Transfer RNA from an uncultured Erysipelotrichaceae bacterium, 73 nucleotides, folded computationally. Rfam family: tRNA. About the family: Transfer RNA (tRNA) molecules are approximately 80 nucleotides in length. The family's RNA type in Rfam is transfer RNA. Its family is annotated with triplet codon-amino acid adaptor activity in the Gene Ontology. The coordinates come from a structure-prediction model, not an experiment, and the mean pLDDT is 82. It was read from a public genome assembly.
């Protein structure tokens, strides 16, 4: 130097015929309990790594770049 593979909530991760942004554990309130835990109900939390481009719209397609991983020199 080059190839590929990841990047979405705090944490592990889903998510494509391009239009709704989610689960699951954590959190915060509330009931049950004489407390905790278990359980249920509620809820909060995200510029989809960064730019820029196609499009009526982009997590999703195209080019670039940042870290990490891996394999080649």
């Nucleotide at each position: 130097g080059g190839g590929c593979c990841a990047u979405u909530a705090g944490c592990u991760c889903a998510g494509u015929u391009g239009g709704g942004a989610g689960a699951g554990c954590g959190c915060a309130u509330c009931g049950u309990u004489c407390g905790c835990a278990a359980c249920g109900a509620u809820g909060a939390g995200g510029u989809c790594g960064u730019c820029g481009g196609u499009u009526c719209g982009a997590u999703c397609c195209c080019g670039a770049u940042a870290u990490g991983g891996u394999c080649c020199a």